Description:
Predicted 3D model of a 73-nucleotide RNA (transfer RNA) from Streptomyces megasporus.
RNA sequence: GGUCCCGUAGCGCAGAGGCGGACGCGCCCGCAUGCCAUGCGGGAGGACGCCGGUUCGAAUCCGGUCGGGGCCA
Repeated sequence: GGUCCCGUAGCGCAGAGGCGGACGCGCCCGCAUGCCAUGCGGGAGGACGCCGGUUCGAAUCCGGUCGGGGCCA
């Protein structure tokens, strides 16, 4: 330098054009116990790397860009 993949909450991940962005761990509250652990129920959260475009509508498609990784040179 070329090419491909990845970037979504504190962490790990799903979602591939349209319900309120799901789930697990963690966090907060309540119940079960006198406490912890554990179990059950409920809840919160500046989350789609950034900029622009397409579209009635974008995490998703297109372009650029930043970061990480693989392969080739």
Record summary: The sequence was found in a public genome assembly. The coordinates come from a structure-prediction model, not an experiment, and the mean pLDDT is 81. Rfam family: tRNA. Rfam classes the family as a transfer RNA.